Transfer RNA from Agarophyton chilense, 74 nucleotides, folded computationally. It matches the Rfam family "tRNA". It is annotated as a transfer RNA. Rfam describes the family as follows. Transfer RNA (tRNA) molecules are approximately 80 nucleotides in length. Lineage of the source: Eukaryota > Florideophyceae > Rhodymeniophycidae > Gracilariales > Agarophyton.
[in-house]
RNA sequence: GCGAAAAGAGCUCGGCAUGGAUGAGCAAUAGAUUGUGAAUCUAAAGGUCAUGGGUUCAAAUCCCAUUUUUCGCC
Numbered sequence: 001g002c003g004a005a006a007a008g009a010g011c012u013c014g015g016c017a018u019g020g021a022u023g024a025g026c027a028a029u030a031g032a033u034u035g036u037g038a039a040u041c042u043a044a045a046g047g048u049c050a051u052g053g054g055u056u057c058a059a060a061u062c063c064c065a066u067u068u069u070u071c072g073c074c
Stems, first nucleotide, its partner, number of pairs: 001073007010026004020057001029043004050066005
C1' cells in the first nucleotide's frame, strides 16, 4: 500500500441478510437468608449501539465518509 472483520451496559455477547419498545449472562448496588462471610433467592439501576452525515413517518439495523482495533496479502 491492498483486502477483510470488529466497535453496543463495568465485562462477554445475542439482536443487523428481513428498519418499528434496545436485551441476556456475569459483575457491582439494595433487600431476604446467615453468628459473620460465601452460596442461594428477590428487586432496582446501568446504553448519545465508535464518530459525523444521508435515506425514511421511523435507523443499533440501509447508504456514504472518518476513527480505532484485529487478521491476511505484498
A source record names the gene trnH.